Context: one part of a larger RNA
RNA sequence: UGACGGGGGCCCGCACAAGCGGUGGAGCAUGUGGUUUAAUUCGAAGCAACGCGAGGAACCUUACCAGGGCUUGACAUCCCUCUGACGGGGGUAGAGAUACCUCGUCCCUUCGGGGCAGAGGAGACAGGUGGUGCAUGGUUGUCGUCAGCUCGUGUCGUGAGAUGUUGGGUUAAGUCCCGCAACGAGCGCAACCCUUGAGCUUAGUUGCCAGCAUUGGGUUGGGCACUCCAGGCUGACUGCCGCAGACGAUGCGGAGGAAGGUGGGGAUGACGUCAAAUCAUCAUGCCCCUUAUGUCCUGGGCUACACACGUGCUACAAUGGCCGGUACAGAGGGAAGCGAAGGAGCGAUCCGGAGCGAACCCCAAAAAGCCGGUCGUAGUUCGGAUUGCAGGCUGCAACUCGCCUGCAUGAAGCCGGAAUCGCUAGUAAUCGCGGAUCAGCAUGCCGCGGUGAAUCCGUUCCCGGGCCUUGCACA
Numbered sequence: 001u002g003a004c005g006g007g008g009g010c011c012c013g014c015a016c017a018a019g020c021g022g023u024g025g026a027g028c029a030u031g032u033g034g035u036u037u038a039a040u041u042c043g044a045a046g047c048a049a050c051g052c053g054a055g056g057a058a059c060c061u062u063a064c065c066a067g068g069g070c071u072u073g074a075c076a077u078c079c080c081u082c083u084g085a086c087g088g089g090g091g092u093a094g095a096g097a098u099a100c101c102u103c104g105u106c107c108c109u110u111c112g113g114g115g116c117a118g119a120g121g122a123g124a125c126a127g128g129u130g131g132u133g134c135a136u137g138g139u140u141g142u143c144g145u146c147a148g149c150u151c152g153u154g155u156c157g158u159g160a161g162a163u164g165u166u167g168g169g170u171u172a173a174g175u176c177c178c179g180c181a182a183c184g185a186g187c188g189c190a191a192c193c194c195u196u197g198a199g200c201u202u203a204g205u206u207g208c209c210a211g212c213a214u215u216g217g218g219u220u221g222g223g224c225a226c227u228c229c230a231g232g233c234u235g236a237c238u239g240c241c242g243c244a245g246a247c248g249a250u251g252c253g254g255a256g257g258a259a260g261g262u263g264g265g266g267a268u269g270a271c272g273u274c275a276a277a278u279c280a281u282c283a284u285g286c287c288c289c290u291u292a293u294g295u296c297c298u299g300g301g302c303u304a305c306a307c308a309c310g311u312g313c314u315a316c317a318a319u320g321g322c323c324g325g326u327a328c329a330g331a332g333g334g335a336a337g338c339g340a341a342g343g344a345g346c347g348a349u350c351c352g353g354a355g356c357g358a359a360c361c362c363c364a365a366a367a368a369g370c371c372g373g374u375c376g377u378a379g380u381u382c383g384g385a386u387u388g389c390a391g392g393c394u395g396c397a398a399c400u401c402g403c404c405u406g407c408a409u410g411a412a413g414c415c416g417g418a419a420u421c422g423c424u425a426g427u428a429a430u431c432g433c434g435g436a437u438c439a440g441c442a443u444g445c446c447g448c449g450g451u452g453a454a455u456c457c458g459u460u461c462c463c464g465g466g467c468c469u470u471g472c473a474c475a
Base pairs, nucleotide, nucleotide: 001475002474004471005470007469008468009467010466011465012464013463015459016458019423020422021421022420023419026314027313028312029311030310031309032308033307034305035304042053043052064300065299066298067297068296069295070294073125077124078123079121080120081119082118083117084116088103089102090101091100092099093098106115107114108113127289128288130287131286132285136283137282138278139277140276141274143272148187149186150185151184152183153182154163155162156161167178168177169176193266194265195264196263198234199233200232201231202230204228207224208223209222212221213220237260240254241253242252243251244250316416320375321374322373323372324371325370326369332363333362334361337356338355342351343350344349382413387408388407389406390405391404392403393402429451430450431449432448433447434446435445
């Protein structure tokens, strides 16, 4: 000087408390451990691994296993010889890779050749998702959006170092004010950026419709006032008033205002810590393999299952289930795509093909809600696992191992031990909708809106953190 203390003081945070909903019990989904296996590829490991890398494992992916093949190689550059193609179509053998047969097929030229491509050959070399994240770059997590971390000069100290940065107030904040051997400055904080909330203005189609006419319908004429859209601007600054305060910073209350003291949300992550994570995104030193640890293919595996854990979904019902009727979103996506009307089917879906590169057309029905009916506390008209049968879709192909539909079957489950998690407002809870990935496959993820709470006395205690101080056998 730091770190640490079941030392002290001050102060924060859904940290506790107050409250609402969960997890831990059930079934299933998913990840992990373990076990099994020819292989169940690899990584991630308290918080900060475990619906994580994976924003899509039937083949491919794929890195694993078995078997069948290749050895200048699937890929790059260079040299020599040969061919005129290579690719593509057909046939035979084969599981395929591959091998053979066959059809057809380059450009320029000074005619020497050259370009390009393929085949063969020799060697330089290629190749490696092989090892080391404790050799590294880059990127990331975490403490933590916590308020801190430092420097120059000066001063003090033999020195390590201190001071500044401590102190009195104040703040979300090393935020600001005052004081002070300090005076200044930098990285952080804040602001500048995006979005949302109000208004003005410009613009008016594909958007909108107040009045006029018209229609089944903003459908058409007309209009751009309103809504909306997207460009510009205004607006909030403790600016104004009162009180408190040190005449300060600031705090409390009030007015005006769409919004009030950082308005809400996002992006933004200081010096550093964890030899934290990643050699499997990529790059890269060194080591290792070189007829194999490279490479091609078929099939299998990553989907196994006595178990254990994490994260979720669906429930256990009447604030509910089922049936009929009837409203109201936002944000997105669409051409090898979205696919309307109409028709077939109980349905998944099929036929159909209008329109739309989309404020135009389509996905598209929003759902909870509201109105009416039924069920009457029952393992039930709750719950839907499991299984059988019959179908649909994608795809070369759904046996291992996809999703969906119908009929049948109807399991556990009556609110969950110890323990434990999230959340302070348009939040929790609850309800549906969209997107990325993607041929197909979502209870995951990333977004969107609808309905919409309860509680916060307080800081003693648990956890994490900041500042000052004290002890110290630690560095």